The RNA shown here (Bacterial small signal recognition particle RNA) has 96 nucleotides and comes from Nitrospira sp. It matches the Rfam family "Bacterial small signal recognition particle RNA". From the family's description: The signal recognition particle (SRP) is a universally conserved ribonucleoprotein involved in the co-translational targeting of proteins to membranes. By type it is a non-coding RNA gene. The prediction has a mean pLDDT of 78. NCBI's taxonomy places the organism under Bacteria, Pseudomonadati, Nitrospirota, Nitrospiraceae, Nitrospira.

RNA sequence: GAACGGCCCUUCGCAGCAGGUGGGUGUGAACCCCGUCAGGUCCGGAAGGAAGCAGCGGUAAGCAUUUUUCCUGGGUGCCGGAGGUAGCCGCUCUCA
Numbered sequence: 001g002a003a004c005g006g007c008c009c010u011u012c013g014c015a016g017c018a019g020g021u022g023g024g025u026g027u028g029a030a031c032c033c034c035g036u037c038a039g040g041u042c043c044g045g046a047a048g049g050a051a052g053c054a055g056c057g058g059u060a061a062g063c064a065u066u067u068u069u070c071c072u073g074g075g076u077g078c079c080g081g082a083g084g085u086a087g088c089c090g091c092u093c094u095c096a
Base pairs, nucleotide, nucleotide: 001093002092004090005089006088007087008084009083010082011081012080013079014077015076017073018072019071020070022067023066024065025064026063027062033058034057035056036055041050042049043048
C1' cells in the first nucleotide's frame, strides 16, 4: 500500500415497544332507548280499548378483559440482506 472481514453510515426486511384502530366476551339507561308489560289507573252499559309503574328481555354511549386485522412513529435490537466513502481494528499478501 492493496484485498478481505468487523466497527461506522445509508437503505430494505424481521422481531419488539408506544399510540391509534378492528374483532370476541362480560358489564352497562330509576325516567329523558326499544319490546313485553303482572298489579293497579282511565274510557265504555257491555264487549272491548287506551296510557302505562314495577319486573323481565334486548341494546346505545361508556367501562373492563381478551385477541391483535390494519396504520403511524423511533437515538428499540450482540438479528438478516444489499450498497458505501473518510476513519479505527483484525488477518493475509506485496513493497521498501